Notes
Predicted 3D model of a 367-nucleotide RNA (Bacterial RNase P class A) from a Candidatus Zixiibacteriota bacterium. Its Rfam family is "Bacterial RNase P class A". Rfam describes the family as follows. Ribonuclease P (RNase P) is a ubiquitous endoribonuclease, found in archaea, bacteria and eukarya as well as chloroplasts and mitochondria. The family's RNA type in Rfam is ribozyme. RNAcentral holds the sequence, with entries from ENA. Model confidence (mean pLDDT): 76 of 100. Taxonomically the source falls in Candidatus Zixiibacteriota (Bacteria, Pseudomonadati). A source record names the gene rnpB.
RNA sequence: AAAGUAGGAGGAACAGUCGCGCUUUAAAUGAACAUUUAAAGUGAGGAAAGUCCGAGCUCCAAAGAAUCGAGGCGCCCGGUAACGCCGGGGCGGAGUGAUCCGACGGAAAGUGCCACAGAAACUAUACCGCCCGCUUGCGCGGGCAAGGGUGAAAUCGCGGUGUAAGAGACUACGGUCGCCGGCAGAGAUGUCUGCGACGGGUAAACCCCGCCUGGAGCAAGGCCAAAUAGGGGAAGAGGGACCGAUUCGUCCCGUUAUUAUUCCCGGGUAGGCCGCACGAGUAGCCGGGUAACCGACUACCCAGAUAAAUGGCUGUUGGUCCCGUUUUGGCGGGAUUACAGAACUCGGCUUACUUCCUGCUUUCCAA
Numbered sequence: 001a002a003a004g005u006a007g008g009a010g011g012a013a014c015a016g017u018c019g020c021g022c023u024u025u026a027a028a029u030g031a032a033c034a035u036u037u038a039a040a041g042u043g044a045g046g047a048a049a050g051u052c053c054g055a056g057c058u059c060c061a062a063a064g065a066a067u068c069g070a071g072g073c074g075c076c077c078g079g080u081a082a083c084g085c086c087g088g089g090g091c092g093g094a095g096u097g098a099u100c101c102g103a104c105g106g107a108a109a110g111u112g113c114c115a116c117a118g119a120a121a122c123u124a125u126a127c128c129g130c131c132c133g134c135u136u137g138c139g140c141g142g143g144c145a146a147g148g149g150u151g152a153a154a155u156c157g158c159g160g161u162g163u164a165a166g167a168g169a170c171u172a173c174g175g176u177c178g179c180c181g182g183c184a185g186a187g188a189u190g191u192c193u194g195c196g197a198c199g200g201g202u203a204a205a206c207c208c209c210g211c212c213u214g215g216a217g218c219a220a221g222g223c224c225a226a227a228u229a230g231g232g233g234a235a236g237a238g239g240g241a242c243c244g245a246u247u248c249g250u251c252c253c254g255u256u257a258u259u260a261u262u263c264c265c266g267g268g269u270a271g272g273c274c275g276c277a278c279g280a281g282u283a284g285c286c287g288g289g290u291a292a293c294c295g296a297c298u299a300c301c302c303a304g305a306u307a308a309a310u311g312g313c314u315g316u317u318g319g320u321c322c323c324g325u326u327u328u329g330g331c332g333g334g335a336u337u338a339c340a341g342a343a344c345u346c347g348g349c350u351u352a353c354u355u356c357c358u359g360c361u362u363u364c365c366a367a
Stems, first nucleotide, its partner, number of pairs: 001363010012317007020043010045339001049350002052348005057217004070213005075089005090104001091102004105208002110206002112202003127148002129144006156174002159171003175198005181192004221274004231265005238253005281300004286295003318337008
């Protein structure tokens, strides 16, 4: 220098100006309570996202236990409120390496499946071939599975013995699995000796073993409560027309009820309030721990909208890229500054995106 790999930090800053949500205070209007104005304070994220896990909280069901079913999880130790998350370790795999990946219990309980090719894909079998016998020969009968061939995968590998040719048929060394034991380790596990076995793969196929799990979700749920219509109850004799008002008169309808009219009660809707912002909180520092994380102390209060506020413009300074100039340092000009956006709240995972920094690895070059 190039290529790679792992991790960390930030998510532009300041000023001016025009605006918006919420809270508090003050003033004005107005009956309440609301509206308006002014001032002060405060106002998105590292992912607020996907809604994939784990919880808090709420209602429903059950309210104790067992069985069955369904779903999920599955090496060890630790962390955590909990987790399928995180840290460290073991084992297996990929890579020259830094490093990364792994649903990582059981295939020796049973069932299923294993395309094509191949004799044969799991209990049967022989295409080429090898050997023996017969035959002039073509070939026929028998033996074998060492060699070739097929396939992702072929009955443990490789020597020796053995044999007509061969074969774990026997045997040395090795491999895998199981069991007894020793040593190391907290454990997973590693290692060593002995004995036994040689049974293909597949469980994110059924299944077996162990462990966990009730359902729905803030549109949860609680409270207040119009207009209109309808429900229940009580009272109930008057109402209308004759141009308007008063008096008088005339006419029509109704008069003990299901019915005019008045009042009361309760349910639901619109709408409003709570839930809803002090919490597994944030920051700093110290201590413990390899780490995840835990503990002590100090300081702080940090969005609560509901059609949804948290924004726009200008200037300066940053970051990145490009161009010009300059020996260099530097100077000048231009472009650009992402992904996205709270909606009950936390802990994770995953996905989207921009810039900077650091450790490590491999290769090359120079001194």